Annotation
A computed fold for a 67-nucleotide RNA from Sporolactobacillus shoreae, annotated as Fluoride riboswitch aptamer (crcB RNA motif). Its mean pLDDT, the model's own confidence on a scale to 100, is 76. The sequence was found by an Rfam model in a public genome assembly.
RNA sequence: AAUUUCACAGGCGAUGACGUUCGCCAUUAAACACUGCUUUGAUUCAGUUGAUAACGUCUGCCUUAUA
Repeated sequence: AAUUUCACAGGCGAUGACGUUCGCCAUUAAACACUGCUUUGAUUCAGUUGAUAACGUCUGCCUUAUA
């Protein structure tokens, strides 16, 4: 200096990706939205909001205007 192997640099925050910050959890975990009716409870049924936990950018979707 190069190569190979193993381990670590973790995971999550109701729809995608990246960056930053915050919070949560330790694999038996964190997370899996809200409202109303029904129900012992759960489920079922009906309705509502959002691509963010927050911010910024990109993409997808929707609306309006201009070229």